Predicted 3D model of a 73-nucleotide RNA (transfer RNA) from a Promethearchaeota archaeon.
The sequence is in RNAcentral, with records from ENA.
Rfam family: tRNA. Rfam links the family to the GO term triplet codon-amino acid adaptor activity.
RNAcentral records the identical sequence in 3 taxa.
NCBI's taxonomy places the organism under Archaea, Promethearchaeati, Promethearchaeota.
[in-house]
RNA sequence: GCCUCCGUGGCUUAGGUGGUAGAGCAUUGCCUUGGUAAGGCAAAGGUCGCGGGUUCAAAUCCCGCCGGAGGCU
Numbered sequence: 001g002c003c004u005c006c007g008u009g010g011c012u013u014a015g016g017u018g019g020u021a022g023a024g025c026a027u028u029g030c031c032u033u034g035g036u037a038a039g040g041c042a043a044a045g046g047u048c049g050c051g052g053g054u055u056c057a058a059a060u061c062c063c064g065c066c067g068g069a070g071g072c073u
């Protein structure tokens, strides 16, 4: 230098034939207990890596850039 894949709450990730962004763990509150753990209920937390384009509408499609992983030379 070229090719492929990936980037989504604090962490791990689903969603990739466009139409309100879900889950698990963690965190906080409550219930339960003599108390804790476990368990149950609830809540908070995401401008979907950045910028632009297409579209009534983009996490999703297109282009550029940035970062990571792998491969070729």
Base pairs, nucleotide, nucleotide: 001072002071003070004069005068006067007066010025011024012023013022019056027043028042029041030040031039049065050064051063052062053061